Source information: A computed fold for a 1467-nucleotide RNA from an uncultured Candidatus Peribacteria bacterium, annotated as small-subunit ribosomal RNA. RNAcentral holds the sequence, with entries from SILVA. The coordinates come from a structure-prediction model, not an experiment, and the mean pLDDT is 84. Rfam family: Bacterial small subunit ribosomal RNA. Gene Ontology terms of the family: ribosome and structural constituent of ribosome.
[in-house]
């Protein structure tokens, strides 16, 4: 000090998270010491037990018990024991009386207050303490206790008797004492012991406490806005230590409030604790001040002090004892114990020390305090061991199998002993000569033993240091945020390795930080969330220029306080350290007092630049009200006149022959106000438009006459405020929600058409809102320029008038721009800039401008305005793509213009689907379907069905056996495969060794093998866009960046060819060119060709380059046109595929990574399947016929192929084909005797035909072990459909399409009508680019980037969740009304006369009861919307002109997004 996450990327706003720090903490997983701290945050719940406030005999009586000593009795072991008594000691429990039980200890419920905090003040009280001063005389009558009786189960009690005192009464005395102007008046005490103290009394001061009053300070909520009758004040009494409505009476009508009263919520405050750079912000544990509180609530007593925590009294809940008649209690003291909770300790020891109470003191009494325990709760400190030690062991783990790692790590050797155990010694803490230590036999010291007793958590995608394997497969499961997980997971679980902290590590809570995310430091507000629709104004806040006076803010000096602790600083003891102790600082406050006068302020005085006024001009759709115009609409009436008219993209409802439309002429009526007119004017905004008049409001400019700061801004208020809409009356021509009705539609509650009522108009009163917008609040100054315009004035020019023109100023009003603002866009004197001064406003999306609550309004509504719950984003500018039912420019057989098909019909092949034991796989829009496969009868074959093999059909290695091998052949069995018998046949080399090679058999285990998954794990190759002109880079500019620029513009071009312009200049892939054919010529060579030249074949060259003319054009590129030429503007054709795109195609062409199978998913064989068949689809063939069948004769290619081959001559057969076989390894032979359409004749005459062949039947031929399934051909014989093909669609621009044949891969043969090559024959058409596909450039627009096959709205239906409303229904807690009314103070009366004390009453009142109202929490049948959720249903409302442009307000309608109408925005 940052960082992650919105986006294909960027910049920006803005949230959500993290990295740190603390904790009175709790979990989970571990744990060795020690030192200091710290340890019910919840139930102020209930409490068993024991302890925590006693003490004083030097205040008193009285006196057990026990000790001494003494006497007497008895009793005997003559010294002892028992009794009984006197004396002296001792004093226990109780008891009178004194001081203390108001401290110390607890604990935070109430309390928002003079309670605290901090400064001030007094009308006031104080016991014990200290200081002065002054007394302390002489009496008196009782009472417990103790006894005697009685009553109660207990607690307790009553009744006679006796008695003391520092107890308790009266007398006197007296003074600085109290009253009183004085006069006079009143008021006091204790004694105790002994000789020296302690006491008592009365006055004054003091110290320390306390009472009481006041200024300041600190918490939420205005959805709490009026609160209050003892209230606020005054007279008078009472009361109190004291003032004082503290109370009472009477009088008066006052006090508080927006600077927030009243009410509601939550809380003890405070030094000071965490954090934080600081300012702040959170918090008040433990320490230490202070308040308030003791079961709940109410009262007093007594006292110096209490309304009293371990006193009292009464109620009220509980709890406990009880003999049922009554009593008892109060741990928020210490330990404990239950509960309750996620959770917090022993029913220890001691007064030795500190402190407190009583005492004269000795002492007692102290769960205050001092220690120990138990808790890794929190800081701190120690240690689990050091050195060496490499074959880098062994095991684990990963491997590319070499090898790495763990790793000096570990065994081994050498040392050390804090810590541990064992032993010995042993403190200070004691003040205060002696004695007096609970902690303690404790810190500490020394000695012995021995590496011995001691290490875990967490993480390892990014943030954030740290990676590999296996396991599983959106499953388990992880996550703090972004996110992981669907078979190759650094993310899940394990393992190994690493980081990282360390007796702890995580985690979960909660605070502050980071967060400039509430901004005072130190934020904003055009489009991201914000400027009130607009102006007027009171509070308030802010204010020109000069002087002068104060001294309230400011500044400075001084005093006083700011308790200690606590922080800082620098010592100092615990070995260190935490801790603690000591000294300085400091504690930013507040008061009290000097002084300064520059600014702020307040008071006089004056100024004139702000402001305002007066006088002279000025413009103008400012405002109001009343009157009038003409044009069009529409209606009525009359003419005149005939079949339509209207209305649309076409239409149709509708008007019209009962005479419209359309035309003319006259007439009612309402509403609006062309042209002038404008970026134009006027107003505070809504807003304002014929013309004229009357009233009236503001503004500008000029004079510089006058007031003298009167100004600015405004919270609350007030006042105006489009359209819609309301209420009353009127008034209606046109328009037009609503409704009706035609059309469109899949449907159309819409757009479109026809009609049409509310309402638009007008008076008068509401209503108060809009994209009320410049999304930009008001004032005021300052800051470069250009160019218009509107209203004024000035100055110049013109001989002179109007006018015109220039130029300068002022007030408005528009555009372009600098400097400067901006995330960009953009703004820029009319700021979004530079600055002041005041007011609104906003703090993530959504839920929601809603809910409830108040207010207003007839009402629709409208202001004010949340929360649960959700999510990580929502959001703004800008950029690159992609898209448009955007735009502009271009090109292609893209259309058009032609020719000729498909799509109907038969067959054929191919695919889908069905089926089958199998019908094997794959390929599926364009880019899949005569595709892979350029040939499935068997093989192929991968499929199915049977039947066999297990180191295996096939490769490497090892052993063993044979070599009379290997291999070729014959019989049996059997579908084969395989099994078994037999015949031939005898290897090479050689160092001569069964030694070497080979090669079968057999064995064994290491692997073979697999057309089995995965093209979404990949390599090669492919298809497609598209033979389209396009993709890009380096260096420069520009931009905050993404990114642009170059690649755009102007022309051309097939072409990002080329030129020209240009912040680019250059370069690369592509396009041309180079390379093959073909088309002219030349040279040469030439058999197998040829008669010789020629054709031909075959090398080599030549030739086209926009060179030459002409136009056009920008003196450019190019283009158009010519000459020439065999060819002319790439001359035809072919090869040739850019960056990329579709996770396109292929794991079955090969290759390969993982996964799987191993008597089987591998081999081998036989037979089936791959040829099926209600059915659909592509691709083709034959055709339907006269441009034609048939049948005759007659001419011309070109290319290829041929030996397990191509075959000639002949002969046989109707032929398919046999037989034979010459030549030919092919420019020589052959296929191939004629190719065929063509061409010449001839028939056949429009018909299911002499067309058209399917199909079926017999019958042959051929290939090949083998044509059943499932071949081709042949011959006769049958003789289907079909008569030219709906929508809709497919190829072609020249030797091109058609049309006709020829060859050939492959291949025994053949479903070949298909590929792929070859020639004959030989067209038509193209004015063009408006449409339809596809593709490029450039703009535009956007809410899409998985990229329109995008994105998104809303109703319904369904499963969660939280929430409003709701008939009630429970609960609370505060106040009001009446009612009762204890206890107790205060009072009146009786006994009774004066105290004490009984009695019976007033007043006030705690709780308690009724009632009515209102609040707050639950809770609720049913209901409202709201968020969510897996592929649910209806529509497409938005976004592109999103298909009707979107939106904002209002109104009405509708299933639902929405539709319409009025105004209004541009977004």
């Nucleotide at each position: 000090a940052g960082a992650g996450u919105u986006u294909g990327a960027u910049c920006c706003u803005g949230g959500c998270u993290c990295a740190g720090g603390a904790u009175g903490a709790a979990c989970g997983c571990u744990g060795g010491c020690g030192g200091u701290g710290c340890g019910c945050c919840u139930a102020a719940u209930a409490c068993a037990u024991g302890c925590a406030a006693g003490u004083c005999g030097a205040g008193c009586g009285a006196g057990a018990c026990c000790u001494u000593c003494g006497u007497g009795a008895a009793g005997u072991u003559u010294a002892c024991u028992u009794u009984a008594u006197g004396a002296a000691g001792u004093g226990a429990a109780a008891g009178c009386g004194g001081c203390g039980g108001a401290c110390g200890a607890g604990c935070g419920a109430g309390u928002a207050a003079c309670a605290c905090g901090u400064a001030a003040g007094u009308a006031g009280c104080u016991g014990c303490c200290c200081c002065a001063c002054a007394c302390u005389c002489a009496g008196g009558g009782a009472u417990a206790a103790c006894u005697c009786a009685c009553c109660g189960a207990a607690a307790g009690g009553u009744g006679g008797g006796c008695u003391a005192a520092u107890a308790c009464c009266g007398g006197a005395u007296g003074g600085u004492c109290c009253c009183g102007a004085a006069a006079g008046g009143g008021u006091a005490a204790a004694g105790a012991u002994u000789u020296a103290u302690c006491g008592g009394u009365g006055u004054g001061g003091g110290a320390g406490g306390c009472g009481c009053u006041u200024g300041c300070g600190g918490c939420c909520u205005a959805u709490c806005a009026g609160c209050u009758u003892g209230u606020u004040g005054g007279u008078a009494a009472g009361g109190u230590a004291a003032c004082g409505g503290c109370u009472u009476a009477c009088c008066a009508a006052g006090g508080c409030u927006a600077u927030g009263a009243c009410g509601g919520g939550u809380a003890g405050c405070u030094g000071g604790u965490c954090u934080g750079a600081g300012a702040g912000g959170a918090c008040g544990a433990c320490c230490a001040g202070u308040c308030g509180c003791g079961a709940u609530g109410g009262g007093a007593c007594u006292g110096a002090g209490a309304c009293a925590c371990g006193g009292c009294c009464c109620a009220u809940a509980c709890u406990c004892c009880u003999a049922c008649g009554g009593g008892a209690g109060g741990c928020a003291g210490c330990a404990g114990u239950a509960a309750g909770g996620a959770a917090u300790c022993u029913u220890c020891c001691g007064c030795a020390a500190u402190g407190g109470g009583c005492g004269a003191a000795a002492g007692c009494c102290u769960g205050a305090c001092g220690g120990a325990g138990c808790g890794a709760c929190a800081c701190c400190g120690c240690g689990u061991g050091g050195a060496g030690g490499a074959u880098g062991a062994c095991a684990g783990c990963c491997u590319u199998c070499g090898g790495g790692u763990u790793g000096u790590a570990a065994a081994c050797u050498c040392c050390u002993u804090u810590u541990a155990u064992g032993a010995g010694g042993g403190a200070a803490g004691a003040a205060g000569a002696u004695c007096u230590g609970a902690c303690g036999g404790u810190a500490c010291c020394u000695c012995a033993u021995g590496a011995a007793u001691a290490a875990g958590c967490c993480c390892c995608g990014g943030c954030u240091a740290a990676u590999u394997a296996c396991g599983u497969g959106c499953c388990a499961g992880c996550a703090g945020c972004c996110g992981c997980g669907g078979u190759a997971a650094u993310a899940c679980g394990u393992a190994a390795g690493g980081g990282g902290c360390a007796a702890g590590c995580g985690u979960u809570a909660u605070c502050c930080g980071g967060a400039a995310u509430a901004a005072u430091u130190g934020g904003g507000c055009g489009u991201a969330a914000a400027g009130c629709g607009u102006c007027c104004g009171c509070a308030g806040g802010u204010g020109g220029u000069a002087g002068u006076a104060c001294a309230a803010g400011u500044c400075u000096g001084u005093u006083a306080u700011u308790a200690a602790a606590u922080a800082c600083c620098g010592a100092a003891g615990c070995u260190c350290a935490a801790c603690u102790u000591c000294g300085g600082u400091g504690c930013c406050g507040u008061a009290a007092u000097g002084g300064a006068a520059a600014c702020u302020g307040u008071g006089c005085c004056a100024c004139u630049a702000g402001a305002g006024g007066a006088u002279g001009g000025g413009a103008g759709a400012g405002g109001u009200g009343u009157g009038u115009g003409g044009a069009a609409u529409u209606c009525u009436g009359c003419a005149a006149g005939u079949a339509g008219g209207g209305g649309u993209a076409a239409a149709a409802u509708c008007c019209g022959u009962a005479g419209a439309u359309a035309u003319g002429c006259a007439g009612a009526g309402g509403a609006a106000c062309a042209c002038c007119a404008a970026a134009a004017g006027c107003g505070a905004a809504g807003g304002c438009a014929g013309c004229a008049c009357a009233c009236u409001g503001g503004c500008c400019c000029a004079u510089u006459c006058c007031u003298g700061a009167c100004a600015c801004u405004c919270a609350g208020g007030g006042a105006c405020g489009a359209a819609a809409g309301c209420g009353u009356g009127g008034g209606u021509a046109g328009c037009g929600a609503a409704a009706g009705g035609g059309a469109u539609u899949a449907g159309a509650u819409a757009c479109c058409c026809c009609u049409g009522u509310a309402g638009u108009c007008c008076a008068c009163g509401c209503c108060g809102u809009a994209a009320a917008c410049g999304a930009u609040g008001c004032g005021u100054g300052c800051u470069c320029g250009a160019u218009g315009u509107u209203g004024g004035u000035c100055u110049c020019c013109u001989c002179g008038a109007c006018u015109u023109g220039a130029g300068a100023u002022c007030a408005g009003u528009g555009u372009c721009u600098a400097a400067g603002g901006u995330a960009a866009c953009c703004c820029g004197a009319u700021a979004a800039g530079c600055a002041c001064g005041c007011c609104g406003c906003c703090u993530g999306u959504g839920u929601a401008g809603u809910a409830c609550g108040a207010g207003c309004g007839c009402a629709a509504g409208c202001u004010u305005a949340a929360a649960a719950c959700a999510c990580a984003a929502a959001g703004g500018a800008a950029u690159a793509g992609a898209c448009g039912g955007g735009g502009a420019c271009c090109c292609a057989c893209a259309c058009a213009a032609g020719c000729g098909g498909u799509g109907g019909a038969u067959c054929g092949c191919g695919a889908g689907g069905u089926u089958u034991a199998a019908u094997u796989c794959g390929u599926u829009a364009a880019u899949a379907a005569g595709c892979g496969a350029g040939u499935a009868a068997c093989c192929u074959u991968a499929c199915c069905c049977a039947g066999a093999c297990u180191u295996g059909a096939c490769a490497u290695c090892c052993c063993a056996a044979u070599c009379g091998u290997a291999c070729u052949u014959u019989c049996u069995g059997g579908a084969a495969a395989c099994a078994g018998a037999g015949a031939g046949g005898u290897c090479a080399g050689u160092u001569c060794g069964g030694c070497u090679g080979g090669a079968u058999u057999g064995g064994u285990g290491a692997c073979a093998g697999g057309c089995g998954u995965u093209g979404c794990a990949u390599g090669g190759u492919u298809g497609u866009c598209g033979u389209c002109a396009g993709c890009u880079c380096g260096u420069g500019c520009c931009u905050u960046g993404a990114g642009g620029u170059g690649u755009u513009c102007g022309g051309u071009u097939a072409a990002g060819u080329c030129c020209g312009u240009u912040a680019a200049c250059g370069a690369g892939c592509g396009c041309a060119a180079c390379c093959c054919u073909c088309g002219u010529c030349g040279u040469a060579u030439g058999u197998u060709g040829u008669a010789c030249u020629u054709u031909c074949a075959u090398a080599c060259g030549a030739g086209a380059c926009u060179g030459c003319c002409g136009g056009u054009c920008a003196u450019a590129a190019a283009c158009c046109g010519g000459a020439g030429g065999a060819a002319g503007g790439u001359g035809g054709g072919g090869a040739u595929g850019a960056c990329g795109u579709c996770a396109a195609a292929u794991c079955a062409g090969c290759a390969u990574g993982a996964c799987c199978c191993u008597u089987a998913u591998g081999u081998c064989u036989g037979g089936g399947g791959c040829u099926a068949c209600a059915c659909c689809c592509a691709c083709g063939u034959u055709a339907c016929a006269a441009u034609g069948g048939c049948c005759a004769g007659u001419a011309c290619a070109a290319a290829c192929c041929g030996a397990a081959g191509c075959a000639a001559u002949a002969c046989a057969g109707c032929a398919a084909u046999g037989u034979g076989g010459a030549g030919c390894a092919a420019a020589u032979c052959g296929g191939a005797u004629c190719a065929a359409a063509a061409c010449u004749g001839g028939u056949c005459u429009c018909a299911g035909u002499u067309c058209g062949g399917a199909u079926u039947g017999u019958g042959g031929u051929c290939u090949g072990c083998a044509a059943c399934u499932c071949g081709a051909c042949c011959a006769c014989a049958u003789g289907a459909a079909g008569c030219c093909g709906g929508a809709a669609u497919c190829g072609c621009u020249a030797g091109u399409a058609a049309c006709c044949g020829u060859a050939u891969a492959u291949c025994a043969g053949u479903c070949a009508u298909g590929g792929u090559a070859c020639g004959g024959u030989g067209a038509a058409u193209a004015u063009g680019u408006u449409c339809c596909u596809g593709g490029g450039u450039c703009u535009u627009g956007u809410a899409c980037u998985c990229a329109c096959c995008g994105c998104c709205c809303g109703u319904c239906a369904a499963g969660g969740c939280a929430u409003g409303g709701g008939a009630g229904c429970u609960g609370g807690g505060a106040g009001c009304a009446c009612c009762c009314g204890a206890a107790g103070u205060c009072u009146g009366c009786g006994c009774a006369a004066u105290a004490a004390g009984u009695g019976u009453g007033g007043c006030c009142u705690a709780a308690g009861g009724u009632g009515a109202a209102a609040c707050c929490a639950g809770u609720g049948a049913c209901u409202g919307g709201g968020c969510u959720u897996a592929a649910g249903u209806c529509g497409u409302a938005a976004c592109a002109a999103g298909g009707u442009a979107u939106c904002c307000g209002u109104a009405c309608g509708g299933g639902a997004a929405u539709g319409u109408g009025c105004g209004g925005a541009u977004g």